[in-house]
The RNA shown here (small-subunit ribosomal RNA) has 1494 nucleotides and comes from an uncultured bacterium. It matches the Rfam family "Bacterial small subunit ribosomal RNA". Its family is annotated with ribosome and structural constituent of ribosome in the Gene Ontology. The sequence is in RNAcentral, with records from ENA and SILVA. The prediction has a mean pLDDT of 82.
RNA sequence: AUUAGAGUUUGAUCCUGGCUCAGGAUGAACGCUAGCGACAGGCUUAACACAUGCAAGUCGAGGGGCAGCAUAAAAGUAGCAAUACUUUGGUGGCGACCGGCGCACGGGUGAGUAACGCGUAUGCAACCUACCUAUCAGAGGGGAAUAACCCGGCGAAAUUCGGACUAAUACCGCAUAAUACAGGGAUGCCGCAUGGCAAUAUUUGUUAAAGAUUUAUCGGAUGUAGAUGGGCAUGCGUUCCAUUAGCUAGUUGGUGAGGUAACGGCUCACCAAGGCAACGAUGGAUAGGGGAACUGAGAGGUUUGUCCCCCACACUGGUACUGAGACACGGACCAGACUCCUACGGGAGGCAGCAGUAAGGAAUAUUGGUCAAUGGGCGGAAGCCUGAACCAGCCAUGCCGCGUGCAGGAUGACUGCCCUAUGGGUUGUAAACUGCUCUUGUCCAGGAAUAAACCUUUCUACGUGUAGGAAGCUGAAUGUACUGGAAGAAUAAGGAUCGGCUAACUCCGUGCCAGCAGCCGCGGUAAUACGGAGGAUCCGAGCGUUAUCCGGAUUUAUUGGGUUUAAAGGGUGCGUAGGCGGCCUAUUAAGUCAGGGGUGAAAUACGGUGGCUCAACCAUCGCAGUGCCUUUGAUACUGAUGGGCUUGAAUCCAUUUGAAGUGGGCGGAAUAAGACAAGUAGCGGUGAAAUGCAUAGAUAUGUCUUAGAACUCCGAUUGCGAAGGCAGCUCACUAAGCUGGUAUUGACGCUGAUGCACGAAAGCGUGGGGAUCGAACAGGAUUAGAUACCCUGGUAGUCCACGCCCUAAACGAUGAUAACUCGAUGUUGGCGAUAGACAGCCAGCGUCCCAGCGAAAGCGUUAAGUUAUCCACCUGGGGAGUACGCCCGCAAGGGUGAAACUCAAAGGAAUUGACGGGGGCCCGCACAAGCGGAGGAGCAUGUGGUUUAAUUCGAUGAUACGCGAGGAACCUUACCCGGGCUUGAAAGUUAGUGAAGAGUGCAGAGACGCACUCGUCCUUCGGGACACGAAACUAGGUGCUGCAUGGCUGUCGUCAGCUCGUGCCGUGAGGUGUUGGGUUAAGUCCCGCAACGAGCGCAACCCCUAUGUUUAGUUGCCAGCAUUUAAGGUGGGGACUCUAAACAGACUGCCUGUGCAAACAGAGAGGAAGGUGGGGACGACGUCAAGUCAUCAUGGCCCUUACGUCCGGGGCUACACACGUGCUACAAUGGAUGGUACAGCGGGCAGCUACAUAGCAAUAUGAUGCUAAUCUCUAAAAGCCAUUCACAGUUCGGAUUGGGGUCUGCAACUCGACCCCAUGAAGUUGGAUUCGCUAGUAAUCGCGUAUCAGCAAUGACGCGGUGAAUACGUUCCCGGGCCAUGUACACACCGCCCGUCAAGCCAUGAAAGUUGGGGGUACCUAAAGCAUGUUACCGCAAGGAGCGUGUUAGGGUAAAACCGAUAAUUGGGGCUAAGUCGUAACAAGGUAACCAAU
Repeated sequence: AUUAGAGUUUGAUCCUGGCUCAGGAUGAACGCUAGCGACAGGCUUAACACAUGCAAGUCGAGGGGCAGCAUAAAAGUAGCAAUACUUUGGUGGCGACCGGCGCACGGGUGAGUAACGCGUAUGCAACCUACCUAUCAGAGGGGAAUAACCCGGCGAAAUUCGGACUAAUACCGCAUAAUACAGGGAUGCCGCAUGGCAAUAUUUGUUAAAGAUUUAUCGGAUGUAGAUGGGCAUGCGUUCCAUUAGCUAGUUGGUGAGGUAACGGCUCACCAAGGCAACGAUGGAUAGGGGAACUGAGAGGUUUGUCCCCCACACUGGUACUGAGACACGGACCAGACUCCUACGGGAGGCAGCAGUAAGGAAUAUUGGUCAAUGGGCGGAAGCCUGAACCAGCCAUGCCGCGUGCAGGAUGACUGCCCUAUGGGUUGUAAACUGCUCUUGUCCAGGAAUAAACCUUUCUACGUGUAGGAAGCUGAAUGUACUGGAAGAAUAAGGAUCGGCUAACUCCGUGCCAGCAGCCGCGGUAAUACGGAGGAUCCGAGCGUUAUCCGGAUUUAUUGGGUUUAAAGGGUGCGUAGGCGGCCUAUUAAGUCAGGGGUGAAAUACGGUGGCUCAACCAUCGCAGUGCCUUUGAUACUGAUGGGCUUGAAUCCAUUUGAAGUGGGCGGAAUAAGACAAGUAGCGGUGAAAUGCAUAGAUAUGUCUUAGAACUCCGAUUGCGAAGGCAGCUCACUAAGCUGGUAUUGACGCUGAUGCACGAAAGCGUGGGGAUCGAACAGGAUUAGAUACCCUGGUAGUCCACGCCCUAAACGAUGAUAACUCGAUGUUGGCGAUAGACAGCCAGCGUCCCAGCGAAAGCGUUAAGUUAUCCACCUGGGGAGUACGCCCGCAAGGGUGAAACUCAAAGGAAUUGACGGGGGCCCGCACAAGCGGAGGAGCAUGUGGUUUAAUUCGAUGAUACGCGAGGAACCUUACCCGGGCUUGAAAGUUAGUGAAGAGUGCAGAGACGCACUCGUCCUUCGGGACACGAAACUAGGUGCUGCAUGGCUGUCGUCAGCUCGUGCCGUGAGGUGUUGGGUUAAGUCCCGCAACGAGCGCAACCCCUAUGUUUAGUUGCCAGCAUUUAAGGUGGGGACUCUAAACAGACUGCCUGUGCAAACAGAGAGGAAGGUGGGGACGACGUCAAGUCAUCAUGGCCCUUACGUCCGGGGCUACACACGUGCUACAAUGGAUGGUACAGCGGGCAGCUACAUAGCAAUAUGAUGCUAAUCUCUAAAAGCCAUUCACAGUUCGGAUUGGGGUCUGCAACUCGACCCCAUGAAGUUGGAUUCGCUAGUAAUCGCGUAUCAGCAAUGACGCGGUGAAUACGUUCCCGGGCCAUGUACACACCGCCCGUCAAGCCAUGAAAGUUGGGGGUACCUAAAGCAUGUUACCGCAAGGAGCGUGUUAGGGUAAAACCGAUAAUUGGGGCUAAGUCGUAACAAGGUAACCAAU
């Protein structure tokens, strides 16, 4: 000093696992924006090409000189003179030249380089070093040239040639000479081998110099030493690929020689055959290395731009020269490419120096100032040069600092925005306004430090040229920093974001469009996710985006991961290298540990202190620098060496075990075939069939023969083996295990990369064999199809021998070895003297379980527990175990094994549901058993479709279709056509006027318009009711959205379920309870139970009905009594019926049996009723985005002289057709006619109507009762009694049509009902299929009511009359409940999902070929240079020229390999809302699935 997580797989959960985000950083770029300063940084791309200028010169105190400049004097010419010109190197100086030093530094770049290149640490006893310092000794005397200058020549130029003159610190001899160099011999000392020594004598030979001048200095030569800088060698470290495994002939070493400053195959001759490599040689790809920087808790990872160190390079390649130093950025030569000049003959050039240009690119600056400082070169110095450097300019590129004001100020102003909108919230103390301040900016004034030296002058000291002191001179930046003053809030705020992660929310627009997006995802009419606005949040002269790196990521795991099922244990063994290794002891000191020394450059980082007003920045001091080298010590552990031990391991002896292996022999049953016998019509096969076999005699039966393959029972939860695997009996050979034995050896062990061996089935080769079974194939079925499942045949194969192949879901999906850690139980082999007994021991094979582990399932001494050692393997899914390459194989194929691209998941375990052509239990008119219908006909009605100006709208599987509608001629009415109105047809509020209202006329289709007449309300005297009416606020909408809603409703379903609290279990989702055993109509009840209780449902409570009692008797009733016109009519009565109130009654209460109980059974008893008596109302949590915005209500949107409203007419009633629901029938159990009997529910005053009359009737006229237990609708009908009809399209059936009427109503044409007469259609019991019903039910018969003027009612809702049949039973169909099961489903099986084909896009493999690149090999040629040889030429000589040889850059030729690019065509792969064909997988997925092969 120090470690943070989040989102995303699911209906939900835990885990595995990837993807993504929040942080920091940058030589950055882009977008929007921008006040100032300080400090830093600024071509990451084309080591691409470069116009122009500058970047290395200097020395006259080395030299000859004098072109130019200045100056002095003299002379000459012109001129009177001034003056001008010329001459004289005389002087200051100096272009060019000779000469010296420098140019090898400084500056740039990172192409090359995987290397002793770099880093670090050593070594040189194998080396060099100009200038500098110290020191020793010395500098004598000669010579020959050459440039410049001059003359001449070629050339456009660059340049160059010839002649002649001349100097030096240029060049060359001679002399002298060492502590120099070379050689010889001697002594001593030292060392790490070769060796070394300034440790001493000695001897022979060789080698040097330069002067200048102002006399003070500077310079030159030979040594030695130092310093500095370099050279060489070595240890260690230093990227990726093994789909690069072998490389190497100067290669490795030696001897000798040459060369170098120096060692060395550095080079050469000869000799030997070595050297490197799995601890990664060789090859390929990439790359300058380090200090350091960024990040990180650290370990690490990434980067190496700026600054510093090292290296390499200078247009590309090669080469040397000069020099102390170069194989030389601004030198030379040659070759090549490119550019430029040219008179076409020839020449010139190299910004990866500083600026700058073009190009490339997302992108990177001025053709600036100065040598004032620092540093460098030259010089004695002044000084000159210096694009090094110091400064300035441009750029928000980064870091740091400052500012854009501060205080007060509420009626919380106006605007804007929002809302639940007479009002509130927010913007917001924000503004206005008042006071204050002046950083910054503007203006005015002043104004630095950086400077001290050198140098000049002067002083002091002494050793007289050194040291010290004083004064003077010198500033690019710069009139800059800074200081003072003035006025004045004046000159200065933006960017991104606001669904979650992630701080910050509303409105409008848009409507899966436009768009957003880092991940999840948002957008299809109410978007906090798009765009705008208001507001808010975060940062702030910046803010966002993009790119890259680290982090988070323990997601490569040393710190710090895993491998049963998630990715991952090799198929198994043997064994090499390697890794690891029992007990005791001694030595050593390699590892290890401790102390000391050296180094680890500076800068950076960290700490202290200080300087710029602070900070960034800078200075200084300290610490650190985990490393390397060296030295001294320690010796527990590891290692090495020696000695010993027995417990690991092995051997030996004695039992014993087994389907262990290999080879031979033998056996019976079965199958098939053949022969014979006997026998007759089928056999065989299937879900059912057919193909097939069979009268030429099958199948079935018997006897005999032959063949090949496999071994029934025993047999098992058994045994053996390393695994694969091994099964009749027996013999031979071979191997192994276990047990017992204190016999032997003495750690001999474990694991095991490469390697070797074995390795099911299928397959391949050769040769046999061939009974069964049986890929391919053929036929028959099935099917929409059926290249399948099923059937009949059937080849390879299945079997043997030999040789290959080498893979499997080769599985315990679990590597080997060793040790330790509770138990229970079964079994195999052996031991325990014997034993059927057993509690012991060892080795196996199993089951259950403790601790522990695990995501869970589970594992649990046979570990998936706790440890140790070694090996193998994994790192998201797909692409893909594919492609390419290589190895193996006869082939099939196997082994090794990627990438592009694409997705945000893929996956494991467990949970709750749902589902299953899975299982168990149970229920329901679900089936079955019955009765009656529908589907065929005609009609009614609804729907679809079609039609139409409109045929208004809605309802559409069950759960729409005689449904909304319980009643469309107008109205209704919503639709269409036409005509009108616009505060409106209706309602409310406020003034005003007037009763209201009634009637008449005219125009019009009417709405409505115009005109006229009549009428004068109530009142408490305030006013009120009603009507008209101007203006205003309101209106109105059956327009849209039932997927924005409320309410209501349908359905599952009157099914028995759905939940909660507390507790307990589980990491969790969840479970338990609610499951289990019984029982019930029922989660009804009982028993049991980690559950105990509770709620909504069930049941009960409510209503009707079935029995009785009590009370009450009018309008109801009438037994007895009286009366009567014979009618309960009257008197009377409460008995009865009935009415309508209260109560009783039924509870498995009683009995018997079964049962623990609940309960069930019994034609039980009793009872009117018996096990919920019958019926109704009542519908849990929820499902279907079910239905309804057209009952109503309502959010939002839309219309407002119309999508509102009024009126007339039309339409909703159409009609080729299809469907649903009904009615009537098809007849004799019937029709017709006549007679006759018995209900209940209900309705009635704009009503029901008795009765009478008329009419055939519908009905009409008159008239009475009843506001109803009183009167009336009201006749009930089937039934019963008679008569008739005899099986026909009829005396059945009544459609349709014609005629005539009645009624309602303003009005029956479109479009009503009814009556009468006439007409008399289809239809003779209805295909596939389908509906209802379990008792007062079905069937059948009539009656009533609502709506309503009337009615299309055969509908709906009720009422009563008559009144059945059947249920063995739960296999099947449909629906439902519970339990457990499988699942890849969760929108939940109407699910999910696979493959071909077709379409588009993308990347990729192969490919006849085409084309490019780097490297190597062989041969040919070969510049410059260097080395070497050399008779003729030059030179006194040294030497040179020329020529030859060698080597080499480059060029060419050839063959091959490697790596790319591209290509007709072709292969698969991936992706893409609604394409085609099937349905392979998930459920027993409808043939269980999967693995390998064919």